RNA sequence: CGGGAAUUAGCGCAGCUUGGCUAGCGCGCCACGUUCGGGACGUGGAGGUCGUGGGUUCAAAUCCCGCAUUCCCGA
Numbered sequence: 001c002g003g004g005a006a007u008u009a010g011c012g013c014a015g016c017u018u019g020g021c022u023a024g025c026g027c028g029c030c031a032c033g034u035u036c037g038g039g040a041c042g043u044g045g046a047g048g049u050c051g052u053g054g055g056u057u058c059a060a061a062u063c064c065c066g067c068a069u070u071c072c073c074g075a
Base pairs, nucleotide, nucleotide: 001074002073003072004071005070006069007068010027011026012025013024020058029045030044031043032042033041051067052066053065054064055063
C1' cells in the first nucleotide's frame, strides 16, 4: 500500500440477508422471597447516543459513503 472481518448494556453474543410497535439473550449488578446466615433457586428491576460523521427514506442497529480502532491475508 491492496483485500477481507469485527465494533450492539459491565462481560460474552444474537438481531442486519428481507428497513417497520418500545433493540433482545446468557452471565454479572440491585431489591425482595426462601435460609440461622451464605450459596443455589424463584420473582421483580436498573443499565444502550447499536464505534463515529454524513446521506437515502414517511421510517435506519439494518441500505449507501467517509473516518477511527482491533484482527486476518497478500505485496
This is a predicted structure of a 75-nucleotide RNA (transfer RNA) from a bacterium. Model confidence (mean pLDDT): 80 of 100. It was read from a public genome assembly. It matches the Rfam family "tRNA". Rfam's curators write: Transfer RNA (tRNA) molecules are approximately 80 nucleotides in length. Gene Ontology term of the family: triplet codon-amino acid adaptor activity.